Notes
This is a predicted structure of an 86-nucleotide RNA (c-di-GMP-I-GGC riboswitch aptamer) from Thermincola ferriacetica. Its mean pLDDT, the model's own confidence on a scale to 100, is 89. The sequence was found by an Rfam model in a public genome assembly.
[in-house]
RNA sequence: GUCGAAAAUAGCAAAACCGCCGAAAGGCGGUGACGCAAAGCUAUGGGUCUAAGGUGUCGGUCACUAUGAUUGCCAAGCUGCCGAAA
Repeated sequence: GUCGAAAAUAGCAAAACCGCCGAAAGGCGGUGACGCAAAGCUAUGGGUCUAAGGUGUCGGUCACUAUGAUUGCCAAGCUGCCGAAA
């Protein structure tokens, strides 16, 4: 360094419920633990979600569209605790 233990120490916190923010997706805080060895950070590539605004439309509750969201979807980049076996 790779790697990740029926090891130790510490950490994060899904769903659900409550409050607030948001057009929505979703976010933040509290309660709560399904899980996580990067579930620490970055929307860089792909995926997925939403569609306020815009475009289409005679019109619409319809269609398209990210500049919105997601890093607990997958990659990539940066950083980091511990140390059995190999």